Predicted 3D model of a 462-nucleotide part of an RNA (small-subunit ribosomal RNA, 3' major domain) from an uncultured organism. Model confidence (mean pLDDT): 85 of 100. Its Rfam family is "Bacterial small subunit ribosomal RNA".

[in-house]
Context: one part of a larger RNA
C1' cells in the first nucleotide's frame, strides 16, 4: 500500500424473499467421465469443460486403427548433370484401390545456342508430432462492476499519501457542496444501429387506382423543457399537466487499468525440439455410432384448461438457378409424374400453430403415452451392412407428476405455440441462431445464502 476476517457501516445485482414454470424419477437425444476396442483421434475440466471447438463423422471430412502402396514426394523454390519420338494421352495384364505396367498414339515455342517439359542427384519440401510455462493474434472470466491512473503542487525521512477522502445525491468517480489541492486521461454518459409517434420526398413489382396501409431515404419528437411540493437561491428527488413516448422509453453494438503462468502450437502465425523409404504421403476397409455403469443438458410425456375427428380464421424474420418449384394427373402416404413461372416487394416454398365452432372419449395404464420390434415402401447418395432420413400397417415398453437437492424468468418478459435460416447431396436438428402469434404472476422487504462497490477496523499474512 493491499489481501483476508464465522470485525463494523453505507449501497447494489432474479443474490434472497414474493411468485410462474422447470430440472432430479420414465424413454428417447446430445455431450462427458469410465470401460471396452487393433482403433474407440485430439482438445475443452469449480463457476469461466460437458447439445462446448462439430453452423452436418456413411465414403470424403479425418486428423486414429490394420492392411496395401510411394520415397525431390499429394505442394513451393533453386541448382548441377542428362533426356528426343520427349512433354502429354494410354490398351493388354496384376490389384480392392492407389500403385505396378507399358503396346500404340503423339505434341507447344525458338534468334536452332536453347526454352518449356520430364529424369536423376542434391538443396529442400512436409509433420492436425511435442512444448499455451518460450510466444503473436483472438477469446472466456471477474464485469456494463465503477472503477484504474497521470502531470504539477502540498504532506511524509521513505514506502507511500493527497486528489479519488467528507455530506447529499445518482444506473454512474452521475452531479452539487465543501476541501491543499488544481487540472488532465483510460472508463461512466453521449456520438452509432434497431424499435415506438409524425412529417417530407418517391412511389415499382404492393394495395382498394389514385390512395399511402406499406415499402425506404432524410428530417423532427423528450430536454427534468413547463407547473405544485421537498431540499440549501444546489446537485437532485415526489406528484401533476401536455404527449405516440416521459425522467438514460425499450432493445443491440460499445468491456478502463488489470485478474486467473484461465484458453487455444488442431484455425491461423510463430521461437526451440523431435521425425524424414516416415512422426510425410496415396488408397481399400473399419473406428471416431462401442457398453455393466455414472453425470450435465435437452426432448416427449405421465392426459379431460386434455386426446381423437370434421369445419372455419390470424402472422413475422429469413431463403430461391447444379436454385425455389405452381396448376394438373398418379399413390392412403412418403413420394412419383408434369412443366408454368421466378435471379424474385411480381414467381415458389406458404395451408402457421396454438386459436374458435361442432362432435367424440368418461378416469381407465385408457381412444393417454409414445419407446421398442416385425413386415412393407418412398428420397439422396458410386454406395445407406457396421452407420442416414421419411412414410404405411402391425407391435405397443416405462411413465400415475419425480428423494436429497437444483436452475430460469421482473413485462410484450415467464410460460405456450408454431414459421425461418445457416451448415448441407441427404441426415441422425429434440441443437443453434432468429422470427411473429398467444400472454401471466409476483417483489413485504434486505435479516439471511451467493457475487459486487465505496468508507473503516484487526492482521503473526505479501
Nucleotide at each position: 500500500u493491499g489481501a483476508c476476517g464465522g470485525g463494523g457501516g453505507c449501497c447494489c445485482g432474479c443474490a434472497c424473499a414474493a411468485g410462474c414454470a422447470g430440472c432430479g424419477g420414465a424413454g428417447c437425444g446430445u455431450g462427458u467421465g469410465g470401460u471396452u476396442u487393433a482403433a474407440u483421434u485430439c482438445g475443452a475440466g469449480g463457476c469461466u469443460a460437458c447439445g462446448c471447438g462439430a453452423a452436418g463423422a456413411a465414403c470424403c471430412u479425418u486428423a486414429c486403427c490394420u492392411g496395401g502402396g510411394c520415397u525431390u514426394g499429394a505442394c513451393a523454390u533453386c541448382a548441377u548433370a542428362g533426356u528426343a519420338g520427349u512433354a502429354g494421352g494410354g490398351a493388354a495384364g496384376c490389384g480392392a484401390a492407389a500403385g505396378c505396367g507399358g503396346a500404340c498414339c503423339g505434341a507447344c515455342c525458338u534468334u536452332c545456342g536453347g526454352g518449356a517439359g520430364c529424369u536423376a542427384u542434391g538443396a529442400c519440401a512436409g509433420g492436425u508430432g511435442c512444448u499455451g510455462c518460450a510466444u503473436g493474434g483472438c477469446u472466456g472470466u471477474c464485469g456494463u462492476c465503477a472503477g484504474c491512473u497521470c502531470g504539477u503542487g502540498c504532506c511524509g525521512u521513505g514506502a507511500g499519501g493527497u486528489g479519488u477522502u467528507c455530506g447529499g445525491u445518482u444506473a454512474a468517480g452521475u452531479c452539487c457542496g465543501a476541501a491543499a489541492a488544481c487540472g488532465a486521461g483510460c472508463g461512466c454518459a453521449a456520438c452509432c444501429c434497431c424499435u415506438g409517434g409524425c412529417g417530407u420526398u418517391a412511389g415499382u413489382u404492393a394495395c382498394a387506382a389514385g390512395u399511402g396501409u406499406c415499402u425506404a431515404a432524410c428530417g423532427c419528437g423528450a430536454c427534468u423543457g413547463c407547473c405544485c411540493g421537498g431540499g440549501g437561491a444546489a446537485a437532485c428527488u415526489g406528484g401533476g399537466a401536455g404527449g405516440a413516448a416521459g425522467g438514460u422509453g425499450g432493445g443491440g453494438a460499445u468491456g478502463a487499468c488489470g485478474u486467473c503462468a484461465a484458453g487455444u502450437c488442431a484455425g491461423c502465425a510463430u521461437g526451440g525440439c523431435c521425425u524424414u523409404u516416415a512422426u510425410g504421403u496415396c488408397c481399400a476397409g473399419g473406428g471416431c455410432g462401442a457398453c455393466a455403469c455414472a453425470c450435465a443438458c435437452g426432448c416427449u410425456a405421465c392426459a379431460a384448461u386434455g386426446g381423437c375427428c370434421g369445419g372455419c380464421a390470424c402472422a413475422a424474420u429469413a431463403g430461391g438457378c447444379a436454385g425455389c418449384c405452381a396448376a394438373c394427373c398418379c399413390g392412403c402416404g412418403a413420394g412419383g409424374g408434369g412443366g408454368a413461372g421466378c435471379g424474385a416487394a411480381u414467381c415458389c416454398g406458404c395451408c402457421a400453430a396454438a386459436g374458435c365452432c361442432g362432435g367424440u372419449c368418461a378416469c381407465a395404464g385408457u381412444u393417454c403415452g409414445g419407446a421398442u420390434u416385425g413386415c412393407a415402401g418412398g428420397c439422396u447418395g458410386c454406395a445407406a451392412c457396421u452407420c442416414g432420413c421419411c412414410u404405411g400397417c402391425a407391435u405397443g415398453a416405462a411413465g400415475u407428476c419425480g428423494g436429497a437437492g437444483u436452475u430460469g424468468c421482473u413485462a410484450g418478459u415467464a410460460a405456450a405455440c408454431g414459421c425461418g435460416g445457416a451448415u448441407c447431396a441427404g441426415c441422425c436438428a429434440c441443437g443453434c441462431c432468429g422470427c411473429g402469434u398467444u400472454g401471466a404472476a409476483u417483489a413485504c422487504g434486505u435479516u439471511c445464502c451467493c457475487g459486487g462497490g465505496c468508507c473503516u477496523u484487526g492482521u503473526a499474512c505479501a